[in-house]
RNA sequence: CCGCGGGAGAGUCGCUGCAGCAGGCCGUUGGUCUGCGGGCAGCCGCCGAAGGCGCAACCGGCCCCCGGAAACGCUCAGGCUCCAGGACCGCGG
Repeated sequence: CCGCGGGAGAGUCGCUGCAGCAGGCCGUUGGUCUGCGGGCAGCCGCCGAAGGCGCAACCGGCCCCCGGAAACGCUCAGGCUCCAGGACCGCGG
């Protein structure tokens, strides 16, 4: 580095809007009401285990300065149903 397996956390819908599907109503090129899933976007809240950053435990040096740096901290990115991703661990090459 590659393959396989395991792998957590946080709103499955918090609030608003738009679109979609189904049904009802109407004087029907359309309008409106209800429900559904959760598709998109915004706001707020939250998570921390890709990455990133640090005021940072710890380690080192020519030692009151410098270097490296975590699963610690920050949350930019990312994520908060599923899928995907996923530090790290195990097995094989």